Predicted 3D model of a 75-nucleotide RNA (transfer RNA) from a Candidatus Omnitrophota bacterium. Its Rfam family is "tRNA". Rfam classes the family as a transfer RNA. The same sequence occurs in records of 3 taxa.

RNA sequence: GGGGCUGUAGCGCAGUGGGAGCGCGCCUGGCUGGCAGCCAGUAGGUCGUGGGUUCAAAUCCCACCAGCUCCACCA
Numbered sequence: 001g002g003g004g005c006u007g008u009a010g011c012g013c014a015g016u017g018g019g020a021g022c023g024c025g026c027c028u029g030g031c032u033g034g035c036a037g038c039c040a041g042u043a044g045g046u047c048g049u050g051g052g053u054u055c056a057a058a059u060c061c062c063a064c065c066a067g068c069u070c071c072a073c074c075a
Base pairs, nucleotide, nucleotide: 001071002070003069004068005067006066007065010024011023012022013021018055027041028040029039030038031037048064049063050062051061052060
């Protein structure tokens, strides 16, 4: 330098054009004398960044950034 994959809640991930969600975790409440455990509930998101297409973009297109990986080049 070139190719591929990934980027969504604190963590792990789903969601492939029209409701942003699941599990764990945090917090609150209940059961218990208390812990653990179980049950119920709440909060938490510029969907990596910017632009484009579209009536409408996490989703399609372009550029860029970061991580992983392969190839090439130099030494």